[in-house]
RNA sequence: UCCCCAGUGGUCUAAUGGUUGAAGAUAUCCGACUUUCACUCGGGCGACCCGGGUUCGAUUCCCGGCUGGGGAA
Repeated sequence: UCCCCAGUGGUCUAAUGGUUGAAGAUAUCCGACUUUCACUCGGGCGACCCGGGUUCGAUUCCCGGCUGGGGAA
C1' cells in the first nucleotide's frame, strides 16, 4: 500500500427496510425469601461506531471515514 471480515447496553451474543417494544444471557441496583450470606423469584437501569446517500421510511441497503482482527506484497 492492497484485499477480506467485524463494529449493537458495563461485558458477550441475536434479529430486522416499518409505526407498538431493538431480544436473550451476564453484570449492577431495589425488593421478596433466609438468623445472615449465597441460591432462587419479581422489578428497575442501560445499546444499534461516525458522516453522507438511496428510500415515504435506514440500526438494517450503498459509499466514505475510524477502530479491531485476518491475509498478500